Bacterial RNase P class A from Belnapia mucosa, 412 nucleotides, folded computationally. Its mean pLDDT, the model's own confidence on a scale to 100, is 75. Taxonomically the source falls in Belnapia (Bacteria, Pseudomonadati, Acetobacterales, Roseomonadaceae). It was read from a public genome assembly, where an Rfam model found it.
RNA sequence: UCAGGUGGCUGGGCGGCCGCUGGCAUCGCUGCAAGGCGGUGCUGGAGGAAAGUCCGGGCUCCACGGGAAUACGGUGCCGGCCAACGGCCGGCGGGGGUCAAACCCCAGGGAAAGUGCCACAGAGAAGAGACCGCCGGGCCGCCGCAAGGCUGUCCGGCAAGGGUGAAACGGUGCGGCAAGAGCGCACCGCGCCCCUGGCAACGGGGGCGGCAGGGCAAACCCCACCGGGAGCAAGGCCGAAUAGGGGUGACCGGCGAGCGUGGGCUUGGCCCGCGUGGCGCAAGGGCGUUCCCGCCCCGUCGCCCGGGUUGGCCGCGUGAGGCGCGCCGCGAGGCGCGUCCCAGAGGAAUGGUCGCCUCGUCCCCGGUUUUCCGGGGGCGGACAGAACCCGGCUUACAGGCCGCCUGACGCA
Repeated sequence: UCAGGUGGCUGGGCGGCCGCUGGCAUCGCUGCAAGGCGGUGCUGGAGGAAAGUCCGGGCUCCACGGGAAUACGGUGCCGGCCAACGGCCGGCGGGGGUCAAACCCCAGGGAAAGUGCCACAGAGAAGAGACCGCCGGGCCGCCGCAAGGCUGUCCGGCAAGGGUGAAACGGUGCGGCAAGAGCGCACCGCGCCCCUGGCAACGGGGGCGGCAGGGCAAACCCCACCGGGAGCAAGGCCGAAUAGGGGUGACCGGCGAGCGUGGGCUUGGCCCGCGUGGCGCAAGGGCGUUCCCGCCCCGUCGCCCGGGUUGGCCGCGUGAGGCGCGCCGCGAGGCGCGUCCCAGAGGAAUGGUCGCCUCGUCCCCGGUUUUCCGGGGGCGGACAGAACCCGGCUUACAGGCCGCCUGACGCA
């Protein structure tokens, strides 16, 4: 210099004017009260994702004696970190990237428990198969003096080569054979055993086995581990007026049944009296002006009690908290010290406008006349918006800034 790869930060700045909203202080008005409204002063006011609500927790309520099993859901190489995780870090294995790079990707347990599936093409897709082909033999025909050759057909052997496919029942080479074939051998692959390095995943080496066991579990399934449910509209507190519920006192009240109680008698029960706002009917009132019918309401007043609606308050921000430094660790992270307090209301504020600066782009003018410099003007500057809180993941994002790693070439 070129090429490739990767990590992090930032998310406009200053000022004027006009607003919005939380807290504190104070003043005024209002309300029975809780509180509400307004003025003044001081002070705080979005994000890296506040988003999707996909995982994991805190917190709250409900359920629950312990253990096991089943069902359902989730997770799935190893070690570590973390409050926890499906997250993160470091490794391992596989794939990609250049064959040996930085680096990137992986639902990465089990296919030798069982079931199932493997499109199209193809002869054959799992304990398979022979289309072309190769080889041996018989027969017919033709050629040839002959040895033999060729075509067709039949019987048999083979699976090397061709062909199909994502995948063809280990691969390459040599030997072997009529042709072939793990048929034999060497190497690779695979399986088993031993030794060895590593906490482990796994790596390395040696021996044996002629090869059995194709792929798919993001098909059912098997194995191991994990998992109560609902969510701040969780949940708690305060609580009027009116209506309704319960208790109690006073007054008033027509009939009947029932119940309670007292008395009488011919003891079969009946009769009489009293109480009873619980029941039924009547009466009364309303729907509509009258009646029938239908529906609805129904003692009056006072006091007390409890529940609930509207409303108000809490939950609600000192927290797995931010920043700085030191130590330990490859790292995720841990420990210690110092320092700071930093939105929280409700469908819910954090904004608007102007000027200057800044970045990008376009136009005009001047110097130089491609780039460059100076001046003026226009347009644009993203994704997005806390709602109980926290840790992650994923997704969206104009522009700007700072690194680091690898390879090639050149120079010193």

Rfam family: Bacterial RNase P class A. Its family is annotated with dimeric ribonuclease P complex, tRNA processing and ribonuclease P activity in the Gene Ontology. Rfam classes the family as a ribozyme.